[in-house]
Context: one part of a larger RNA
RNA sequence: CUGGGCGUAAAGCGCACGUAGGCGGCGUAUCAAGUUAGAGGUGAAAGCCCAGGGCUCAACCCUGGAAUUGCCUUUAAGACUGAUAUGCUUGAGUUCGGAAGAGGGUAGUGGAAUUCCAAGUGUAGAGGUGAAAUUCGUAGAUAUUUGGAAGAACACCAGUGGCGAAGGCGGCUACCUGGUCCGAUACUGACGCUGAGGUGGCGAAAGCGUGGGGAGCAAACAGGAUUAGAUACCCUGGUAGUCCAUGCCCUAAACGAUGUCAACUAGUUGUCGGGCCUUUGCGGGCUUGGUAACGUAGCUAACGCGUGAAGUUGACCGCCUGGGGAGUACGAUCGCAAGAUUAAAACUC
Numbered sequence: 001c002u003g004g005g006c007g008u009a010a011a012g013c014g015c016a017c018g019u020a021g022g023c024g025g026c027g028u029a030u031c032a033a034g035u036u037a038g039a040g041g042u043g044a045a046a047g048c049c050c051a052g053g054g055c056u057c058a059a060c061c062c063u064g065g066a067a068u069u070g071c072c073u074u075u076a077a078g079a080c081u082g083a084u085a086u087g088c089u090u091g092a093g094u095u096c097g098g099a100a101g102a103g104g105g106u107a108g109u110g111g112a113a114u115u116c117c118a119a120g121u122g123u124a125g126a127g128g129u130g131a132a133a134u135u136c137g138u139a140g141a142u143a144u145u146u147g148g149a150a151g152a153a154c155a156c157c158a159g160u161g162g163c164g165a166a167g168g169c170g171g172c173u174a175c176c177u178g179g180u181c182c183g184a185u186a187c188u189g190a191c192g193c194u195g196a197g198g199u200g201g202c203g204a205a206a207g208c209g210u211g212g213g214g215a216g217c218a219a220a221c222a223g224g225a226u227u228a229g230a231u232a233c234c235c236u237g238g239u240a241g242u243c244c245a246u247g248c249c250c251u252a253a254a255c256g257a258u259g260u261c262a263a264c265u266a267g268u269u270g271u272c273g274g275g276c277c278u279u280u281g282c283g284g285g286c287u288u289g290g291u292a293a294c295g296u297a298g299c300u301a302a303c304g305c306g307u308g309a310a311g312u313u314g315a316c317c318g319c320c321u322g323g324g325g326a327g328u329a330c331g332a333u334c335g336c337a338a339g340a341u342u343a344a345a346a347c348u349c
Base pairs, nucleotide, nucleotide: 004320005319006318007303008302012317014202015201016199017198021194022193023192025088026087027086028085029084030083031082033081034080035077036076037075038074039073040072041071042070049065050064051063052062053061054060091191092188093187094186095184096183097182098181099180103177104176105175106174107173108172109171110154114150115149116148117147118146119145120144121143125136126135162169163168207248208247209246210245211244212243216242217241221237222236223235224234259316260315261314262313263312264311267294268293269292270291271290272289273288274287275286276285277284278283298305299304322349323348324347331342332341333340334339
C1' cells in the first nucleotide's frame, strides 16, 4: 500500500462559512484525452521459468522457447469518464401569498422578592443548628406599618413545547435584523455536494486588561462548631467574581459520547408548525416539516439502534492502531498572563 474500524471497547474536529482538490442530474451532436481491440517498433545479454542437448551423474555449460505484465507509433471503436457546443427540469436557487417561534441586536419599561436607609408601633430577645456557638439586639434588634434607594433575576404561563449551525436563548413594548416551514408552480437552468490549508468567523463557564457597577450569592480568607485530627462537610461573616461597556482568552462529559450531504427500506402512538377535504359540534381523514415514545426487517460483542438508523448504499472530509510514560518534554505558532494548539522518545508492563 492493500485491508479493518470510529454510540458505550482506541477513534467524528465544539460549530459554521469557504479556497484548492475530490465527486457530480436528464438529453442530443461533435472530438477522441482517459478506455478497449488489432498491427508495427522497442523492451541488451546473462539470470529466473519451460523443453531438449553436452561433460560417466550433478553442480556447470550449450541450443531453442516463453516471459519481460512497460513505453512509443499507427489503425479502428465510440458504450462509459472527459472536453466542446446546444437543450431540458426533477437537484439547487429566485419570485409571489401565508405561518409559527425564549433566533440575534439596540432602546425603553413593569411587578414580586431581597438588602439597605428614614420614620411610626412595640419590647426582650432574634439568628442559626442534629445540638450549639461565633453573630445581631435595651445606643431599642427580631416582628409589623409607611415612604425612599439600589442592583440583579424574571414566579405562574412552562410542556421528553418552540427557535438557533453549535455554544445557547425565557417579564413586557417598540425599532433594526437572520433563518425555517407551508401553498402557488411564475422565473433561472446543474448554478450542486463535500471541503486539506484558511477565516478581522462564531464559540458555555472560569480567567485576564481598562473603565463603571455592586442588592443577593459567593472561591480565597476570618471566626464558631464537629472530630483523634478537620487546612472539609454544618453555621456566622466575607473579598475577588458574578452584572454593564470594550478588548483578549478559545477550552468543556462543547454529548445524541453518533461528521456533512443524498437515495432507498413495515408499521403504531403522542405532540408542535402549515395546507387540503370533511363534520351540527366534539372531532375525523389525507399531506408536509419538526420533536418524542414503541416496534418489523435488518444490523450489533452485547446493550441497544431501528425512515431523525447504529439498516442497505454512494460522495467528500476528520480521526484510530496495546496500557503507562503523556496530551507530557523539546521545538514552533498564538496569548498581557493563565495557558492553548501542534506533538515525540527513552524506559516499563

Predicted 3D model of a 349-nucleotide part of an RNA (small-subunit ribosomal RNA, central domain) from an uncultured beta proteobacterium. RNAcentral holds the full RNA, with entries from ENA. Rfam family: Bacterial small subunit ribosomal RNA. Rfam links the family to the GO terms structural constituent of ribosome and ribosome.